[in-house]
RNA sequence: AAAGCGGGCCAGACAACCGCUGCCGUCAGGUUCCUCGGAAUUUGGCGGGAGAGGAAAGUCCGGGCUCCACAGAGCAGGAUGCCGGCUAACGGCCGGACGCCGCGAGGCGAGGAACAGGGCCACAGAGACGAGCGUAUUAAGUUACGGUGAAACGCGGUAACCUCCAUCCGGAGCAACACCAAAUAGGCAGGCGAUGAAGCGGCUCGCUGAGUCUGCGGGUAGGUGGCUUGAGCCGGCCAGCAAUGGCCGGCCUAGAAGAAUGGUUGUCCAUGACAGAACCCGGCUUACCGGCCCGCUUUCCCA
Numbered sequence: 001a002a003a004g005c006g007g008g009c010c011a012g013a014c015a016a017c018c019g020c021u022g023c024c025g026u027c028a029g030g031u032u033c034c035u036c037g038g039a040a041u042u043u044g045g046c047g048g049g050a051g052a053g054g055a056a057a058g059u060c061c062g063g064g065c066u067c068c069a070c071a072g073a074g075c076a077g078g079a080u081g082c083c084g085g086c087u088a089a090c091g092g093c094c095g096g097a098c099g100c101c102g103c104g105a106g107g108c109g110a111g112g113a114a115c116a117g118g119g120c121c122a123c124a125g126a127g128a129c130g131a132g133c134g135u136a137u138u139a140a141g142u143u144a145c146g147g148u149g150a151a152a153c154g155c156g157g158u159a160a161c162c163u164c165c166a167u168c169c170g171g172a173g174c175a176a177c178a179c180c181a182a183a184u185a186g187g188c189a190g191g192c193g194a195u196g197a198a199g200c201g202g203c204u205c206g207c208u209g210a211g212u213c214u215g216c217g218g219g220u221a222g223g224u225g226g227c228u229u230g231a232g233c234c235g236g237c238c239a240g241c242a243a244u245g246g247c248c249g250g251c252c253u254a255g256a257a258g259a260a261u262g263g264u265u266g267u268c269c270a271u272g273a274c275a276g277a278a279c280c281c282g283g284c285u286u287a288c289c290g291g292c293c294c295g296c297u298u299u300c301c302c303a
Stems, first nucleotide, its partner, number of pairs: 001299010012268007020051002023048011053274001057285002060283005065173004072205004077169005082096005098109004112164002117162002119158003133146004177225004187216006199207001232251008269272001
């Protein structure tokens, strides 16, 4: 100097003006209710703070949380599969062994069992798991040799083929669920039901114990909560090869509701890609213009 491998960070920046949305505080009102203290909801002004991602994507795994029942047992079904560790958990991550790829740094792995049973095995070959060509031999494919082939009287291969073994798994999901308000026809007809209805993946048992299902017809679909303080983030120290854990200190960082962060101007350069939260997290996978930092490998050149 070039080409690579592994990890971390950023995700156009700065300034001005106008604009949008939530929250907090304050001021001035409106409506409804009421136990006259207030409660709910709503319209403006002022001030303060905040306002999409490393993947927010896919909905592929695992959970937190909510409900069903208190989630019990079994079958069926599904997932994982070397050893050890981390984690709330996982099919994830870390370490080690083994195998493959790479000069190397490194990357990938589908990983228990083939005498429990079954299926499949190109070409060649007579024949690839009740097979049997040629030669010799024998009472007899009885014994021996030869040919094809990786493998032929079988203790060959294959289980990301079925299967067996070990371990794990209830279901549905924020459109969960709870509350308030309003309206209507708690209407009509039929089925099942204490000889047990309904009980949200299927079946059986157990449990519980009174309604439930179908069709027709009618009304409403509005508001509030759930809703953001988290298995949270940042820094330091300690333990550990590491994943990660412990201690101390600091920080608060969207909660919309047809859906908010946009427009203009100027400067800079990396000329801006993939792309927008909708209950919240831990992973995996996919997409991607570029920039910076750290460690390591190979090649070449100079000293």
Molecule: Bacterial RNase P class A
Organism: Thiobacillus sp.